[in-house]
Predicted 3D model of a 74-nucleotide RNA (transfer RNA) from Saccharomonospora xinjiangensis.
The sequence is in RNAcentral, with records from ENA, MGnify and Rfam.
A source record names the gene trnP.
Its Rfam family is "tRNA". Rfam classes the family as a transfer RNA.
RNA sequence: CGGGGUGUGGCGCAGCUUGGUAGCGCAUUCGCUUUGGGAGCGAAGGGUCGCAGGUUCAAAUCCUGUCACCCCGA
Repeated sequence: CGGGGUGUGGCGCAGCUUGGUAGCGCAUUCGCUUUGGGAGCGAAGGGUCGCAGGUUCAAAUCCUGUCACCCCGA
């Protein structure tokens, strides 16, 4: 320098193909349960999807640029 992949709550991921309310597990908080711890059950809070721009009634999703990390090639 060229090509490809990944980026989404604190952590790990799904959702993208087919645009239409942003979800799951763990963790956290609260309640129930237990003598207590742990476990179990129920509930709640927490993210506008790496960043910027464009298309659209509507963008995590499509398009363009860009940043970080990883892989391959030179």